RNAcentral holds the sequence, with entries from Rfam. Transfer RNA from Alysiella crassa, 73 nucleotides, folded computationally. It matches the Rfam family "tRNA". Rfam's curators write: Transfer RNA (tRNA) molecules are approximately 80 nucleotides in length. Lineage of the source: Bacteria > Pseudomonadati > Betaproteobacteria > Neisseriaceae > Alysiella.
[in-house]
RNA sequence: AGGCCAAUAGCUCAAUUGGUAGAGUAUCGGUCUCCAAAACCGAGGGUUGUAGGUUCGAGACCUACUUGGCCUG
Numbered sequence: 001a002g003g004c005c006a007a008u009a010g011c012u013c014a015a016u017u018g019g020u021a022g023a024g025u026a027u028c029g030g031u032c033u034c035c036a037a038a039a040c041c042g043a044g045g046g047u048u049g050u051a052g053g054u055u056c057g058a059g060a061c062c063u064a065c066u067u068g069g070c071c072u073g
Base pairs, nucleotide, nucleotide: 001072002071003070004069005068006067007066010025011024012023013022019056027043028042029041030040031039049065050064051063052062053061
């Protein structure tokens, strides 16, 4: 320098060839217990990396950029 992949909740990851953003774990509260752990129930937590474009509608499609990883030289 060129090519490919990834970026979504604190963390690990889903989201069906565009149609209401979810799960596990962690955190907080409750039940239980002498206390705690475990178990069970519930709650909060998101500008889907940034900026544009397409569309009635974008996490998913297009363009540029940023960060990380891999490959070629």